[in-house]
Context: one part of a larger RNA
RNA sequence: GGAUGAAUCCUGGCGGCAUACUUAACACAUGCAGGUUAGAUGGGAAGUGGUUUCCAGUGGCAGACAGGUGAGUAACGCGUAAGAACCUACCCUUGGGAGGGGAACAACAGUUAUAAACGACUGCUAAUACCCCGUAGGCUGAGAAGCAAAAGGAGGAAUCUGCCCGAGGAGGGGAACCAUCUGAUUAGCUAGUUGGGAAGUCAAUAGUUUACUAAGGUGAUGAUCAGUAGCUGGUUCAAGAGGAUGAUCAGCCACACUAGGACUGAAGCAUGGCCCAGACUCCUAUGGGAGGCAACAGUGGGGAAUUUUCUGUAAUGGGUGAAAGCCUGAUAGAGCAAUGCCGCUUGGAGGUAGAAGGCCUACGAGGCAUUAACUUCUUUUCUCAGAGAAGAAGGGAUGCUAGUAUUUGGGGAAUAAACAUCGGCUAACUAUGUGCUAGUAGGCAUGGUAAGACAGAGGAUGCAAGCGUUAUCU
Numbered sequence: 001g002g003a004u005g006a007a008u009c010c011u012g013g014c015g016g017c018a019u020a021c022u023u024a025a026c027a028c029a030u031g032c033a034g035g036u037u038a039g040a041u042g043g044g045a046a047g048u049g050g051u052u053u054c055c056a057g058u059g060g061c062a063g064a065c066a067g068g069u070g071a072g073u074a075a076c077g078c079g080u081a082a083g084a085a086c087c088u089a090c091c092c093u094u095g096g097g098a099g100g101g102g103a104a105c106a107a108c109a110g111u112u113a114u115a116a117a118c119g120a121c122u123g124c125u126a127a128u129a130c131c132c133c134g135u136a137g138g139c140u141g142a143g144a145a146g147c148a149a150a151a152g153g154a155g156g157a158a159u160c161u162g163c164c165c166g167a168g169g170a171g172g173g174g175a176a177c178c179a180u181c182u183g184a185u186u187a188g189c190u191a192g193u194u195g196g197g198a199a200g201u202c203a204a205u206a207g208u209u210u211a212c213u214a215a216g217g218u219g220a221u222g223a224u225c226a227g228u229a230g231c232u233g234g235u236u237c238a239a240g241a242g243g244a245u246g247a248u249c250a251g252c253c254a255c256a257c258u259a260g261g262a263c264u265g266a267a268g269c270a271u272g273g274c275c276c277a278g279a280c281u282c283c284u285a286u287g288g289g290a291g292g293c294a295a296c297a298g299u300g301g302g303g304a305a306u307u308u309u310c311u312g313u314a315a316u317g318g319g320u321g322a323a324a325g326c327c328u329g330a331u332a333g334a335g336c337a338a339u340g341c342c343g344c345u346u347g348g349a350g351g352u353a354g355a356a357g358g359c360c361u362a363c364g365a366g367g368c369a370u371u372a373a374c375u376u377c378u379u380u381u382c383u384c385a386g387a388g389a390a391g392a393a394g395g396g397a398u399g400c401u402a403g404u405a406u407u408u409g410g411g412g413a414a415u416a417a418a419c420a421u422c423g424g425c426u427a428a429c430u431a432u433g434u435g436c437u438a439g440u441a442g443g444c445a446u447g448g449u450a451a452g453a454c455a456g457a458g459g460a461u462g463c464a465a466g467c468g469u470u471a472u473c474u
C1' cells in the first nucleotide's frame, strides 16, 4: 500500500446494488413456519326439492424436500479420478391383468373414569383400510415341482382418473485407490484385532455379526496417543512462486436440549414424529401431566459488536388435488444500519490593484482572497401539485411491491462539509503561550526561555459523505 461479515472517536445530503450474532451448539415469553384430498362413513348449518358449506374420525399422498447451525468429526468426512455386488415412491416409454368370497376397527350411540392430559368397557357400520381362494411371459429349482397380485371412482354418455404384475429410461442412493493441519518433551499399537471356510443379517458386497480355526495385521514413508479443525468451488494479498482464509452464494457431510433405541416408509434411525433415561422450565386438585427457536420475527444473557414480534402468495418453486383451489416466515418484497462497493450533489458566470475582520510584519508591505458582499443565470437535488408504469406468461382474470420508479408544471441558491495531518520517514510553517512542567509518540525522538515535534491561533496539505484510530491477514 491492499483487504475485512469489522468495531470505535468526530461528522453526516441523496440514490442503486449487496451485506448484517465472527461471542453463549446459552436459556427462551408470544405469534407464525406442513399440509392437502372426485375413496368410503357420521354429524351440523344454509336452502329448498337442483344443491352449497363446515366439523370429526377412517383411508391416500406429502411430512426424508425446502429452511437453520458448524457442536462433533483428522474420517473414505470432503476433494479428485473411476466404477464391483445392488435398491429406487412420484415421473416418462412399453407389454399384460383386475375372477370369487370374508371378517373387522374408528367415527357414532350408551355406560364409565379423571383436576387436567391420555382414556376404559359394551354395541352398530363403510371403504381405494384388512384377510382368504383362484389365475400369472415374474421368482426359486438340474428337473419334477413350488411360491407371489389387484380397487375402484366421477360422468347422461363419450371419456377421464386411479389399482396390480413385468421390461426399459430418467433422476437419486449405496463400496474401494490417491491426496488432506500440528506435536517424537507421544514409539510401539491391535483381540473381531488380521486371514480362512460355514452360517446369520442386509436392497446388496464385506468380521458387518456369530461359533470354529490359524496367528496374524500395522508402524520412523511417523502407527498409536494428544491438540486443533466441518471439507470444497472459492475469497484475499502477491508480478509470480507462495501465504492466509472457508461470512454471504453453490456442492457434500454432520447435528437438532443431552445420551440411547427402534417403529412406519421407496427412502429416516426422522429439526416443528414415537419410546426410555437425564438436566432444566412450566401446570397441578400432589394422584399426575406438558415442553424443546442451531425455522422467521422477537426477548433476556454474553459481548467491542450485528436489523422489523412488517407485507404478499402478484412472480419463481414446492406439497396436495381431476380441477377450481388450499397451504408455503421457501421465496418475492418493504423496513432498520454510511457496514461495504458504485454513482450524484452541496451551485455556475461576472465581481478590486484588492472591502471589513482576525494573522503576520523589517511598519513599507504580505497573505487568507474572487473567497465574501453585490449583479445575473440555472434547478441536479429539495418542496408543493398533477399524470403514472414494467415486471403478467396464455383468450379473459390476477401487482405485495406502489401511488414506488419515471414524468409534467409551480417555487426559490434555495435543504446539504466534515475529518485527519503539517520535525524526517511523508504532501504541508509561522507567531504566541509553556519552560524536562504540562504533554506528544508508529519507531527515531521531542519539551531544561526564541519548541517548524506540546497547547490554542492564523495559514497550508491530504482525503471527502466520509475521515482518523484499533484489531487481523498479506
Stems, first nucleotide, its partner, number of pairs: 001474004006470003010466001013344006019337001021302001026300003030297002035061003039058001041056006068255003077180001079178001086173003091169007099133004108123005138147003152161003181227003188218003193215004198210003230252004234245004257278002260275002280291004308334001310333002316330001317328004347377004357368001359366001382411006391401001419462004423444001425442001429458002432455002439446002